[in-house]
Predicted 3D model of a 174-nucleotide RNA (Lysine riboswitch aptamer) from Metabacillus litoralis. The RNAcentral record of the sequence draws on MGnify. Rfam family: Lysine riboswitch aptamer. About the family: Riboswitches are metabolite binding domains within certain messenger RNAs that serve as precision sensors for their corresponding targets.
RNA sequence: AGGUAGAGGUGCGAACAUUAUUAGUAACCUGCUUGAGGAGAAAUGGUUUCCGAUGAAGGCUGGUGAAAGGAAUAUUCGCCGAAGUGAUUAAAGCACCAUUUGUUUUAAUUGCUGGUUUUACAUUUAAAAAAUGUAAAAUUGUCAAGAGUUUUUAUAUUCUUGGAGAGCUAUCUC
Numbered sequence: 001a002g003g004u005a006g007a008g009g010u011g012c013g014a015a016c017a018u019u020a021u022u023a024g025u026a027a028c029c030u031g032c033u034u035g036a037g038g039a040g041a042a043a044u045g046g047u048u049u050c051c052g053a054u055g056a057a058g059g060c061u062g063g064u065g066a067a068a069g070g071a072a073u074a075u076u077c078g079c080c081g082a083a084g085u086g087a088u089u090a091a092a093g094c095a096c097c098a099u100u101u102g103u104u105u106u107a108a109u110u111g112c113u114g115g116u117u118u119u120a121c122a123u124u125u126a127a128a129a130a131a132u133g134u135a136a137a138a139u140u141g142u143c144a145a146g147a148g149u150u151u152u153u154a155u156a157u158u159c160u161u162g163g164a165g166a167g168c169u170a171u172c173u174c
Stems, first nucleotide, its partner, number of pairs: 001173006009080001011079005017073003027064003031060003037051004041101007083113012114140011142163008
C1' cells in the first nucleotide's frame, strides 16, 4: 500500500402484515339559502379540456363516509458510512407553452455526522407524534497520552484528558 473477516447496541435500512392517528376531515347524496362562475403544483400572460340557471363557487341542517404520506408493534431480509443530510450539476414528472418559483424521483461530484438518548430553537407535517439541521448535556464503544489497582510478569481493569469511521481489531500478500 492492497485484500479478507469481524466488533459497538434501545445499532442502521428495506419489505410485508396489523393497529392507532389523519377524521367524522376530503368526497358524495337530500333539503334550505345564494345567484355565475368553478376544476386540472403556485404567480403572471396565453392555450386547451371538463362541469355549470335541469343552479357554479360559498353558507347552514341531516345522512353515507375514505385514502396517501408520516408513526408504533411483530416477523423476514440486507448490513456496520450501516445510513442520514447539506451544496452543485444533469434528466424526467406535476394538462400544454413562456418567465419566475416550489415539489417528487434518478444519477454524478463534493462536504458534515462513531452510536444512542434528552433539552432548546428552526424546517417539514393534521400533529405537541416522528424525522432532519444547529447548539448543549448525558451515556456508550474504540484508539492515544497520563496516573493507579491486580500479579498470573502475560494480561485484565479503574480514573482523567483528547481524537474520529478514510477509524478500530484480527489475519493474508507486496
Notes
The prediction has a mean pLDDT of 77. Lineage of the source: Bacteria > Bacillati > Bacilli > Bacillaceae > Metabacillus.